RNAcentral holds the sequence, with entries from MGnify. Predicted 3D model of an 84-nucleotide RNA (c-di-GMP-I riboswitch aptamer) from a soil metagenome. The coordinates come from a structure-prediction model, not an experiment, and the mean pLDDT is 87.

């Protein structure tokens, strides 16, 4: 190439959630790993609590910060098929 096939973006609807974002359910954008793994390792995204700061202040602003997230960012393990 072939077999068997398999996953499921984005909209949208129901819930969870501070939120990122997840879950289900439509729905296909696409993936040879779009399978696992956030404690092998980088990256990133959120800021509830928390720590500083400004404001006259109940309070609002700004800032930093993961213990919370992204694996369809980059890795790390495993793995169908088969000219090989």
């Nucleotide at each position: 190439a072939a077999c068997a096939g398999g996953c499921a973006a984005a909209c949208c609807c129901a819930c969870c959630g501070a939120a990122a974002g997840g879950u289900g359910g439509c729905g296909g954008c696409g993936c040879a790993a779009a399978g696992c793994u956030a404690c092998a390792g980088g990256g990133u995204c959120u800021a509830a609590g928390g720590c500083u700061g400004g404001c006259u202040g109940a309070g609002c602003c700004a800032g930093c910060u993961a213990g919370g997230g992204c694996a369809g960012c980059c890795a790390g393990c495993u793995g169908c098929c088969g000219a090989a």